[in-house]
Molecule: c-di-GMP-I-GGC riboswitch aptamer
Organism: soil metagenome
């Protein structure tokens, strides 16, 4: 760097339980789909809960969610072009 290679992994979306205000998360079924869809919540974006200004919406901050949103960082099969 990313193949109509090999081994192979891992699993959207929805079902069931669970766990949590919730966003979600975990577990089993199932597969849309991944060259890191392995890991990490440092930036960022979205998304939840509480305060707060202002009339709704939305502004703001405080914790949290999310790594299958991006971007960083880390570590990993193979070795065709």
């Nucleotide at each position: 760097c990313g193949a109509u290679a090999a081994a192979g992994g891992c699993a959207a979306a929805c079902c069931c339980g669970u766990c949590g205000c919730g966003a979600g998360g975990c577990g089993g079924g199932g597969a849309c789909g991944c060259a890191a869809a392995g890991c990490c919540a440092g930036g960022a974006g979205u998304c939840c809960c509480g305060g707060u200004g202002c009339a709704a919406g939305u502004u703001u901050u405080g914790g949290g969610a999310u790594c299958g949103u991006c971007c960083g960082g880390u570590u990993g099969c193979c070795g065709a072009a």